[in-house]
C1' cells in the first nucleotide's frame, strides 16, 4: 500500500414520516441512487407506484355505507 474477514458508524434503494428486515455504497476527493414503454439521437408521446419488502400514519384518487 492492496486485498479478505469480523465489528462499529454514516449514506443510498423514481413523491412524505416512522418501525423491522433485506440489498448496495462509503470512512479526504468519491460512490451507492436519480422508474417504465414507443421513437435512429435530440425532441415528442404514453403509463405504474407515496414500500427495496412488510406494518402503521399522513397526502392524493376511486367506490360503497351512515
Nucleotide at each position: 500500500u492492496a486485498u479478505c474477514c469480523a465489528u462499529g458508524g454514516g449514506g443510498c434503494g423514481a413523491u412524505g414520516g416512522u418501525g423491522u428486515c433485506c440489498g448496495c455504497c462509503c470512512c479526504g476527493g468519491u460512490a451507492a441512487c436519480c422508474g417504465c414503454c414507443c421513437u435512429u439521437g435530440c425532441g415528442g408521446g404514453g403509463c405504474u407506484g407515496a414500500u427495496g419488502a412488510c406494518g402503521c400514519c399522513u397526502a392524493c384518487a376511486a367506490a360503497a355505507u351512515a
This is a predicted structure of a 66-nucleotide RNA (Fluoride riboswitch aptamer (crcB RNA motif)) from Dinghuibacter silviterrae. Model confidence (mean pLDDT): 75 of 100. Its Rfam family is "Fluoride riboswitch aptamer (crcB RNA motif)". Its family is annotated with response to fluoride and positive regulation of gene expression in the Gene Ontology.